[in-house]
RNA sequence: GUGCGGGAGAGUCCAGGGUCGUCCGCGGCCCACGGCGCCGAAGGGGCAAAUCCUCCCCGGAACCUCUCAGGCACAAGGGACCGCAC
Repeated sequence: GUGCGGGAGAGUCCAGGGUCGUCCGCGGCCCACGGCGCCGAAGGGGCAAAUCCUCCCCGGAACCUCUCAGGCACAAGGGACCGCAC
C1' cells in the first nucleotide's frame, strides 16, 4: 500500500419553501442550506498551553490544540486508529 472486519463525537434549536392532514390553534413529512449553537478520528494550520521524545536549550511530534475544510435525527458516506491476510 491492497483486501476483509471493527470503528466515535456533536441541534431534527429557530426561521424559509413545498406537500399532506386539520378541531384553523397547529401537527407530520420532504427540500435547501439561512441564523445561531455544537463535534472532532479524512485532510489542513500551530507549537500559544499541556504532554511526549531529551539532563537543559533548540527542535520535532501527536488521538494536543485551532476549527480552514469536513461533519451534527435515521440511513448512506467519510472515518484516525485496531485486528487478520498478502